[in-house]
The RNA shown here (c-di-GMP-I riboswitch aptamer) has 90 nucleotides and comes from a Candidatus Acetothermia bacterium.
RNA sequence: UCCCGACAAAGGCAAACCGCGCGAAAGCGCGGGACGCAAAGCUGCGGGCCUACCCCUCUGGAAAGGAGGCACGGCAGCCGGGCUGCCGAA
Numbered sequence: 001u002c003c004c005g006a007c008a009a010a011g012g013c014a015a016a017c018c019g020c021g022c023g024a025a026a027g028c029g030c031g032g033g034a035c036g037c038a039a040a041g042c043u044g045c046g047g048g049c050c051u052a053c054c055c056c057u058c059u060g061g062a063a064a065g066g067a068g069g070c071a072c073g074g075c076a077g078c079c080g081g082g083c084u085g086c087c088g089a090a
Stems, first nucleotide, its partner, number of pairs: 004088002012037002017032006035077001041083003045080003048075003055069005
């Protein structure tokens, strides 16, 4: 240094839920809070999943509403990949 990950050490992050805010929604930010995480750090490159405002089609006399389709929206704590990183037992 690399692989690896301990009943080691110092720490780190923060699920659900609650409050406030943003958003059409998925979801996100901040605060509280800990289910957990050796990358639960970063990154939408591959796969997968979620939402459907706008738009298109159908329905309707029309309007509204409803139904279907669709990411340019999202999820990194779904998996894989890429980049970076604390410590040093077996």

The coordinates come from a structure-prediction model, not an experiment, and the mean pLDDT is 91.